[in-house]
A computed fold for a 122-nucleotide RNA, annotated as FMN riboswitch aptamer (RFN element). It was read from a public genome assembly, where an Rfam model found it. Its mean pLDDT, the model's own confidence on a scale to 100, is 83. Its Rfam family is "FMN riboswitch aptamer (RFN element)". The family has 146 seed sequences and 6,230 matches in Rfam 15.1. From the family's description: The RFN element is a highly conserved domain that is found frequently in the 5'-untranslated regions of prokaryotic mRNAs that encode for flavin mononucleotide (FMN) biosynthesis and transport proteins.
RNA sequence: AAUUUGCUUCAGGGCAAGGUGAAAUUCCUGACCGGUGGUAAAACUCCACGACUCCUAAAAUUUAGGAUUGAACUUGUGCGAUUCAAGUAGCGAUUGUAUAGUCAAGAUGGAAGAAGUUUUUU
Repeated sequence: AAUUUGCUUCAGGGCAAGGUGAAAUUCCUGACCGGUGGUAAAACUCCACGACUCCUAAAAUUUAGGAUUGAACUUGUGCGAUUCAAGUAGCGAUUGUAUAGUCAAGAUGGAAGAAGUUUUUU
């Protein structure tokens, strides 16, 4: 250094200020936010994955497999960029409630993964 077996910890952010109304962080004007891995160059919008949801099987609230799962272009620089800079856009589960990316709930949950440590072998 690689490989292999465990353990521990970490692992999601966001409506200011107003308008209308009996009532809205949900409507309207505006404001703010962006999981994980990959990518000669750094990504909410490219590729893939996770969570949520659904289906099937066994099980007993868990495991495995499958399916669904949102959105971006232009210009510039450069060997290389839908990742940088400039400009103008777009997207965001379910339930509750005056219609929710931001409030509450499942969730002090779970997880893609990350770090450290440990065992085996070369």